[in-house]
RNA sequence: UUGUGAACAGGGCUCACCCGUGCGAAAGCCGGGGUCGCAAAGCUUCCGGUCUACCGCCACCCCCAUCCCCCGCGGACGAGGUGGCCAGGACAGCGGGGCCGCCACA
Numbered sequence: 001u002u003g004u005g006a007a008c009a010g011g012g013c014u015c016a017c018c019c020g021u022g023c024g025a026a027a028g029c030c031g032g033g034g035u036c037g038c039a040a041a042g043c044u045u046c047c048g049g050u051c052u053a054c055c056g057c058c059a060c061c062c063c064c065a066u067c068c069c070c071c072g073c074g075g076a077c078g079a080g081g082u083g084g085c086c087a088g089g090a091c092a093g094c095g096g097g098g099c100c101g102c103c104a105c106a
Stems, first nucleotide, its partner, number of pairs: 002106004012038002017033004022029002036093001042099003046096003049091003056085006064078001066076003
C1' cells in the first nucleotide's frame, strides 16, 4: 500500500419507540433516553432512486364578494375547497461513487 475478515483487543454508531413550550409547511433534522442492527450504519448529495410540496402552475367544485349583461342564478373574476404536477427542500441505516479510518491475517 492492497486484499480479506469481524474471531482477538479496545471500542464506536444507534432502527423502531419515548421525551422536548426545540427547528421546519412537510418530508425530516437537532438534543436526551433507547438498542433492531451495522466492519465503515465515519464524512461527503457527484450519479441513480425514494420521500415531502410552503410557494408556484393546471383542472374541477363552490356561488361569499365585485363587475358585465340578453336580468337567468347566465358570463368573467377574486376568495374558499378538492385533486393533479412541480425541488432549489429531505433521506448517507436505498444502492453506486469519492475521501478518511481501529484490530488481525495474507
Molecule: c-di-GMP-I riboswitch aptamer
Organism: Ideonella livida